A computed fold for a 540-nucleotide part of an RNA from Ochromonas danica, annotated as large-subunit ribosomal RNA, domain V.
The RNAcentral record of the full RNA draws on ENA.
NCBI's taxonomy places the organism under Eukaryota, Sar, Stramenopiles, Ochrophyta, Ochromonas.
It is recorded under the gene name rnl.
The prediction has a mean pLDDT of 81.
Its Rfam family is "Bacterial large subunit ribosomal RNA".
Context: one part of a larger RNA
RNA sequence: CUUGCGGUUAGACGGUAAGACCCCGUGCACCUUUACUAUGAUUUUAAGUUGUAAAACUUUAUAUUUUGUGUAGAAUAAAUGGGAGCGAAAGCAAUAGUGAAAUACCAUUCUUAAUAUAAAAUUUUACUUAAUUCAAAAAAGAAAACAGCUUAUGAAAGGUAGUUUGACUGGGGCGGUCACCUCCUAAAAAGUAACGGAGGUGUGCAAAGGCAAUUUCAAGUUUUAUAGACUGUAGCGUAUAAUGGCAUAUAAUUGCUUGACUGUGAGAUUGACAAAUCAAACAGAGAUUAAAAGUCGGCCAUAGUGAUCCGGUGAUUCAAUGUGGAAUGGUCAUCGCUCAACGGAUAAAAGGUACGCCGGGGAUAACAGGCUGAUGGUUUCUGAGAGUCCAUAUCGACGAGACCGUUUGGCACCUCGAUGUCGGCUCAUCACAUCCUGGAGCUGAAGUAGGUUCCAAGGGUUCGGCUGUUCGCCGAUUAAAGUGGUACGUGAGCUGGGUUCAGAACGUCGUGAGACAGUUCGGUCCCUAUCUGCCGUAAG
Numbered sequence: 001c002u003u004g005c006g007g008u009u010a011g012a013c014g015g016u017a018a019g020a021c022c023c024c025g026u027g028c029a030c031c032u033u034u035a036c037u038a039u040g041a042u043u044u045u046a047a048g049u050u051g052u053a054a055a056a057c058u059u060u061a062u063a064u065u066u067u068g069u070g071u072a073g074a075a076u077a078a079a080u081g082g083g084a085g086c087g088a089a090a091g092c093a094a095u096a097g098u099g100a101a102a103u104a105c106c107a108u109u110c111u112u113a114a115u116a117u118a119a120a121a122u123u124u125u126a127c128u129u130a131a132u133u134c135a136a137a138a139a140a141g142a143a144a145a146c147a148g149c150u151u152a153u154g155a156a157a158g159g160u161a162g163u164u165u166g167a168c169u170g171g172g173g174c175g176g177u178c179a180c181c182u183c184c185u186a187a188a189a190a191g192u193a194a195c196g197g198a199g200g201u202g203u204g205c206a207a208a209g210g211c212a213a214u215u216u217c218a219a220g221u222u223u224u225a226u227a228g229a230c231u232g233u234a235g236c237g238u239a240u241a242a243u244g245g246c247a248u249a250u251a252a253u254u255g256c257u258u259g260a261c262u263g264u265g266a267g268a269u270u271g272a273c274a275a276a277u278c279a280a281a282c283a284g285a286g287a288u289u290a291a292a293a294g295u296c297g298g299c300c301a302u303a304g305u306g307a308u309c310c311g312g313u314g315a316u317u318c319a320a321u322g323u324g325g326a327a328u329g330g331u332c333a334u335c336g337c338u339c340a341a342c343g344g345a346u347a348a349a350a351g352g353u354a355c356g357c358c359g360g361g362g363a364u365a366a367c368a369g370g371c372u373g374a375u376g377g378u379u380u381c382u383g384a385g386a387g388u389c390c391a392u393a394u395c396g397a398c399g400a401g402a403c404c405g406u407u408u409g410g411c412a413c414c415u416c417g418a419u420g421u422c423g424g425c426u427c428a429u430c431a432c433a434u435c436c437u438g439g440a441g442c443u444g445a446a447g448u449a450g451g452u453u454c455c456a457a458g459g460g461u462u463c464g465g466c467u468g469u470u471c472g473c474c475g476a477u478u479a480a481a482g483u484g485g486u487a488c489g490u491g492a493g494c495u496g497g498g499u500u501c502a503g504a505a506c507g508u509c510g511u512g513a514g515a516c517a518g519u520u521c522g523g524u525c526c527c528u529a530u531c532u533g534c535c536g537u538a539a540g
Stems, first nucleotide, its partner, number of pairs: 001540008010532003014527002022361004027357002029353004035163005042155002045152005051127006058120008068110001075103001078109005085092002132143003166178003175195001179201006202342001203239001204299002209257007217235001219231004237246002240304001242302003261284004267278004273343001286296003310336007318329002368415001369413001370411003374408001376404006385395002422497001423495003427489001428486005435460003438455006462476005503521004507516003
């Protein structure tokens, strides 16, 4: 070295299980509730099933009878109309008088009360012949026009059910944002992203619109001050944010006004579309200045907004189901959406899951690796200063550079059809930026003992108490009780105390289901070694 055999598990990101953590899906399930919408049971009211009798009371209608007092006036004048007579008679009226109104007699009406009849409602009582219910072998019985049942209607309603519970996001959650306008980023056409840097809008104005005429602002100088004079390209003003404009003014003042018009619209710009924007010109009816040309279809421009459906209002030479009408619809105008998650899923919607499930993702987090090296560690340079004096024995501010990849991070590149996670035990191996032992230089090195720097990795580098601890504190030693890497070495080597399932409890939070880098007790650690590596052994 080759081939066996016996061992050992460091590796084959070993085997097993389409990761249970995390995210995603307009996935599922179960649970909760003051999410939404229904619904069983409950209950309110009305009607039906629903009959008989009596009493009380109320209301209405009819009939008869009855009632009506201010003052004046015979006097208790309800009101109106007719009326000179009525009655057997007594008498009553008329006339006169009082009064706002005059009386007998006839007719009609209002008002008060009583009686009778009819109808209706309510309450109470009774009945069972035949409703219906309970009970019952049958009969007898109990309840009873109420229960019950049906229909309609309201209340309340997680008892039950169906569902919803947005997206962006340097993982997700929390926070923030979501439409429109202005500037920068934006790389001198246009356009251009980020949870990039700054701001604004969800209107206002009957003048702050239109036309014409007149004027020039802010600031400053002069002047006691005003007025006036001078300088004065815009620094003012322009409803409002910013930007771009504006003095021939788009600014300010004054006069007159309603074009903040009706019907059309060539042609362009922008946009994936939907849509948005600009716009000459024509017809009509006007406004203004007035000498006219002209100007005027809102505002210096760019924000001040919402599709479709559905519904309301007005108009309409439209249609209107055999015909005439109408209902209704169409057309024109207009109104109703923080549909603001602003191209708006519905008229209508919140949560929990550690009891969870499925489909996926290394498109996306937690471990480890990788890149980076802000942070961290080591080191060099400079040397203000401290060191009595003296920068550099020793210490070293403010600064500058390099290295490392042991900290905390950033990124999200392999791995989610699985790369097992802290600490301990066992076994280690490497680096040197050396804790001890060895050799040197300097010293603010007398000696002893030190300080600091250089060389050096051969060997060594303890035992206990507390805690799951690494760490740390404490005790006793030691020459010393090194710093780190190795998937924070090592679970197909062990453990399983911690973390991190299901049970349970406390505190806190939550209406609740439940939740908590809060606490507490409990809680299944599988693999017979094929290959490589390593150890031992045998043969060649």